Predicted 3D model of a 75-nucleotide RNA (c-di-GMP-I-GGC riboswitch aptamer) from a Syntrophobacteria bacterium.
Model confidence (mean pLDDT): 85 of 100.
Taxonomically the source falls in Syntrophobacteria (Bacteria, Pseudomonadati, Thermodesulfobacteriota).
RNA sequence: UCAGAAAAAGGCAAACCUCUCGCAAGAGUGGGACGCAAAGCCACCGGUCCCCCCGGGACAGCGGGGCUACCUGCU
Numbered sequence: 001u002c003a004g005a006a007a008a009a010g011g012c013a014a015a016c017c018u019c020u021c022g023c024a025a026g027a028g029u030g031g032g033a034c035g036c037a038a039a040g041c042c043a044c045c046g047g048u049c050c051c052c053c054c055g056g057g058a059c060a061g062c063g064g065g066g067c068u069a070c071c072u073g074c075u
Stems, first nucleotide, its partner, number of pairs: 002073003011036002016031002019028003034061001040067003044064003047059005
């Protein structure tokens, strides 16, 4: 540099439950663990969703893209 088979150190945490915020989609906290090799970060492109719909918002755990990073080595 490339890759993620196996393993390990470490990490994240779906559904569901509690509390808080929000009109809502949904977000945050704690519990929980279905999964994840970027399930770390970013709404740039596509997509889905919500609303008080000329407009504004949510989803990065839908795909692509960008940036950054741990471990390992069938390269």